[in-house]
RNA sequence: UGCCGAGUCGUCUAAUGGUAAGACGCCUGACUCUGGAUCAGGUAAUUGGGGUUCGAGCCCCUACUCGGCAG
Numbered sequence: 001u002g003c004c005g006a007g008u009c010g011u012c013u014a015a016u017g018g019u020a021a022g023a024c025g026c027c028u029g030a031c032u033c034u035g036g037a038u039c040a041g042g043u044a045a046u047u048g049g050g051g052u053u054c055g056a057g058c059c060c061c062u063a064c065u066c067g068g069c070a071g
């Protein structure tokens, strides 16, 4: 420098263009002599910008970050 891939709650992983879901974690409560376990509830996310569309995590363009391949 060129090409390819990836970017979603604190972490891991889902989501046919149509309400962003689950697990772990964290918080609160129940239970317990206390803690843990268990049960119930809650918290929290689509990398930035633009475009297409009635509607974009998903399609298109661009930028950024990370990884791989070639030189």
Base pairs, nucleotide, nucleotide: 001070002069003068004067005066006065007064010024011023012022013021018054025043026042027041028040029039030038047063048062049061050060051059

RNAcentral holds the sequence, with entries from ENA. The RNA shown here (transfer RNA) has 71 nucleotides and comes from a Chloroflexota bacterium.